[in-house]
RNA sequence: UCCGGGGUCGGUGAAAUUCCGAACCGGCGGUCAUAGUCCGCGACCCGCAGCUCCUCGGAGCGGCGGUUGAACCGGUGGAACUCCGGUACCGACAGUCAAAGUCUGGAUGGGAGA
Numbered sequence: 001u002c003c004g005g006g007g008u009c010g011g012u013g014a015a016a017u018u019c020c021g022a023a024c025c026g027g028c029g030g031u032c033a034u035a036g037u038c039c040g041c042g043a044c045c046c047g048c049a050g051c052u053c054c055u056c057g058g059a060g061c062g063g064c065g066g067u068u069g070a071a072c073c074g075g076u077g078g079a080a081c082u083c084c085g086g087u088a089c090c091g092a093c094a095g096u097c098a099a100a101g102u103c104u105g106g107a108u109g110g111g112a113g114a
Base pairs, nucleotide, nucleotide: 001114002113008022009021010020011019023102024101025091026090027041028040029039030038036089037088045066046065047064048063050061051060052059053058071087072086073085074084075083093105094104095103
């Protein structure tokens, strides 16, 4: 210095890109072979102790710990839960005329990593 994708059409309704039908998306490292679903990391959230500043109300900083979703069948192959075929499944927090992976916001942030 770089570093996350995706809501469009229809239906119901007073109201929904949040519900219903059909759509669409998949961070980073690893792997005998290419992974949202394997192993691990990170963000969000919770806790602990500490340090710095301060107008003594608070503000900020890094550290440690915890929590954290979901896949099977068949085929090829020496080897694939990663490829091919098929059918499934999952997706932090806050907000909202009505429930959100896709809208808005913290975030012009943080952090894995390159």
Molecule: FMN riboswitch aptamer (RFN element)
Organism: Microbacterium profundi